[in-house]
RNA sequence: GGACGUGUAGCUCAGGUGGUUAGAGCGUUACGUUGACAUCGUAAAGGUCGCAAGUUCGAGUCUUGCCACGUCCA
Numbered sequence: 001g002g003a004c005g006u007g008u009a010g011c012u013c014a015g016g017u018g019g020u021u022a023g024a025g026c027g028u029u030a031c032g033u034u035g036a037c038a039u040c041g042u043a044a045a046g047g048u049c050g051c052a053a054g055u056u057c058g059a060g061u062c063u064u065g066c067c068a069c070g071u072c073c074a
Base pairs, nucleotide, nucleotide: 001073002072003071004070005069006068007067010026011025012024013023019057028044029043030042031041032040050066051065052064053063054062
């Protein structure tokens, strides 16, 4: 330098054919349960969907550029 893949909650990851509210598990906080802790149950907080632009009535999803990481080729 070239090809491909990945980037979504604090962590690990879902998210057929664009469709209006973005989710799970773990973790965190509060409450309940206990003499207390753990476990368990309930609830809550937590997101610029890597960044920018484009297409569209509508983009996490499609297109382009850039950035970061990874694999392969040279």
Molecule: transfer RNA
Organism: Alphaproteobacteria bacterium UBA3637